[in-house]
RNA sequence: AAACAUGAUAGAGGCGCGGUGUCUAAGAGUACUAUACCUGAGGUAAGCACUAUGAUGGUAUAGGAAAGGAGCCAUCGCCGAAGCGUAGAGCUGAUGCUUUAAGGCUCUAUGGCUGGGGCUAUAUAGAAUAUAUAUAGCACUGUCACAAACGCAUAGUUUGUGGAGAGCUAUCAUGCAA
Numbered sequence: 001a002a003a004c005a006u007g008a009u010a011g012a013g014g015c016g017c018g019g020u021g022u023c024u025a026a027g028a029g030u031a032c033u034a035u036a037c038c039u040g041a042g043g044u045a046a047g048c049a050c051u052a053u054g055a056u057g058g059u060a061u062a063g064g065a066a067a068g069g070a071g072c073c074a075u076c077g078c079c080g081a082a083g084c085g086u087a088g089a090g091c092u093g094a095u096g097c098u099u100u101a102a103g104g105c106u107c108u109a110u111g112g113c114u115g116g117g118g119c120u121a122u123a124u125a126g127a128a129u130a131u132a133u134a135u136a137g138c139a140c141u142g143u144c145a146c147a148a149a150c151g152c153a154u155a156g157u158u159u160g161u162g163g164a165g166a167g168c169u170a171u172c173a174u175g176c177a178a
Stems, first nucleotide, its partner, number of pairs: 004175008014079001016078006023071002032063007042050001045099004082114003085110008115141002118138008143163008
């Protein structure tokens, strides 16, 4: 000095990731409300309240949402970005009130899984033909390793195979180190 190890900082991938906001479609002419007519004792997950001064259900007319989910655009933060799973906590959740369920949302922890996006199929969630996730398949793409060809070359290019973000690239520090 190289190489290697550890750490720090910076950086790359591209239909890249997420947050927020506007708008849009869908949810849905649904829930629900009012009125009329028919029905006629219940309705609610349960309790209270309600109910023959008409419960419930149906029809018609007039009004008519929201949540979760999605897309476009803008903007912000980013490149384990983040998503999913698991565990815990909180909020929400039956449209009078209370309690709770399914469900939904948020937060925290966790290297349990995934390099990235796309397409197809199936399953699950979903109102859904949206979308998400999982699995399988297919190429694409970035990266590294190995092999081959070209090449003076350990540079570089091309092709093939394989690996995984606990990766890769650059710089610096420390160790090895006297």